Bacterial large signal recognition particle RNA from a Chloroflexota bacterium, 266 nucleotides, folded computationally. Model confidence (mean pLDDT): 75 of 100. NCBI's taxonomy places the organism under Bacteria, Bacillati, Chloroflexota. It matches the Rfam family "Bacterial large signal recognition particle RNA". The family is grouped with related families in Rfam's "SRP clan". About the family: The signal recognition particle (SRP) is a universally conserved ribonucleoprotein involved in the co-translational targeting of proteins to membranes.

[in-house]
RNA sequence: UCGUGCUAGGCGGGGAGUUAGCGGUGCCCUGAACCCGCAAUCCGCUAUAGCGGGGCUGAAUUCCCCCUAGAGGUCUUCGUUCCUUCGAUGUUGAGCCUGUCCGGGGAGCGUUGAAGGUCGGGUCCUGCGCGGCAGAAUACCGCGAAUCCCGCCAGGUCCGGAAGGAAGCAACGGUAAGUGGUCCAUUCUGGGUGCCGCAGGAGUGCCUGGCCGGAGCUCAACGCCAGGUGGCAAGUCGUGGGACGAGGUCGACGGGGGGUGCACGG
Numbered sequence: 001u002c003g004u005g006c007u008a009g010g011c012g013g014g015g016a017g018u019u020a021g022c023g024g025u026g027c028c029c030u031g032a033a034c035c036c037g038c039a040a041u042c043c044g045c046u047a048u049a050g051c052g053g054g055g056c057u058g059a060a061u062u063c064c065c066c067c068u069a070g071a072g073g074u075c076u077u078c079g080u081u082c083c084u085u086c087g088a089u090g091u092u093g094a095g096c097c098u099g100u101c102c103g104g105g106g107a108g109c110g111u112u113g114a115a116g117g118u119c120g121g122g123u124c125c126u127g128c129g130c131g132g133c134a135g136a137a138u139a140c141c142g143c144g145a146a147u148c149c150c151g152c153c154a155g156g157u158c159c160g161g162a163a164g165g166a167a168g169c170a171a172c173g174g175u176a177a178g179u180g181g182u183c184c185a186u187u188c189u190g191g192g193u194g195c196c197g198c199a200g201g202a203g204u205g206c207c208u209g210g211c212c213g214g215a216g217c218u219c220a221a222c223g224c225c226a227g228g229u230g231g232c233a234a235g236u237c238g239u240g241g242g243a244c245g246a247g248g249u250c251g252a253c254g255g256g257g258g259g260u261g262c263a264c265g266g
Stems, first nucleotide, its partner, number of pairs: 001266006009057003012030004020046005034054005063259006072250004077246007086238004095229005102223002106219004116212008124201006130194002133190006139182005149174003157166003
């Protein structure tokens, strides 16, 4: 140095979580790299840290070490920003709506009597009464029972020797239940009934009459003022979540360099 055959080793790795710790099943990232059994209420181990069985490869592009590199994950941290759950605080603008006092200008009323005061009435509520409307019933008149309503009972029937008597259909008359009508009359019930009456209550908002009083009063708009709405406002603070960045931490693939057995034979 070449050939042949073995062995060590390798046949994925990482993150979070779990764990006294290590690894695995499961989740995530990367990558592509054997099979079977066990395994989250976990499974198997002990710093030499998966266990058991089988297979491939094999001293080098594949194994080991160092440097570089940086996907991705994660953090009790910090900064910026966004959204929204929840909690606390918070009622304030314009505009609009409602209204009291007051104000100026304008208009109207007023000695044929203002404001104010006083007395009274109506409007309001309750009760009673009267009337009216509606309904129902009573009342009056008529109709109205083949019979299980009354009266009177032709004919006929029954009892009797006869005289006479008995029951009794139809018709007739009257009446009950019921039904039709009626100018009027009576009772009961009801109301979004009434320029109605009486009594009690409420009350100064409105209307109105008398008396006192003796010169102001009132009105729409505007202004001022008060209240409401505008409002779960908005906003502020805190909590929660997301995004980006900084810092810390772990770190795959990749790139570069270096190192590393045994046996036999030529």